[in-house]
RNA sequence: GUCCCGGUAGCUCAGCGGCAGAGCGUUCGGCUGUUAACCGAAAGGCCGCCGGUUCGAAUCCGGCCCGGGACG
Numbered sequence: 001g002u003c004c005c006g007g008u009a010g011c012u013c014a015g016c017g018g019c020a021g022a023g024c025g026u027u028c029g030g031c032u033g034u035u036a037a038c039c040g041a042a043a044g045g046c047c048g049c050c051g052g053u054u055c056g057a058a059u060c061c062g063g064c065c066c067g068g069g070a071c072g
Base pairs, nucleotide, nucleotide: 001071002070003069004068005067006066007065010024011023012022013021018055026042027041028040029039030038048064049063050062051061052060
């Protein structure tokens, strides 16, 4: 330098045009003599950034940034 994969909640990851989700963690409650476990609930994200397409974009297109990989 060229090409490929990835960037979504505190962490690990789903979701691939039409309300942003799960597990773990956190907080509160239940249960228990207490803790753990278990059960229930809640908070938490303008989806890496900027533009474009579209009635509508996390999702499609372009550029850029960051991480990983292949080739030279």
Transfer RNA from a Candidatus Aenigmatarchaeota archaeon, 72 nucleotides, folded computationally.
Its Rfam family is "tRNA". Clan: tRNA clan.
RNAcentral holds the sequence, with entries from ENA.
The source organism's lineage runs through Archaea, Nanobdellati and Candidatus Aenigmatarchaeota.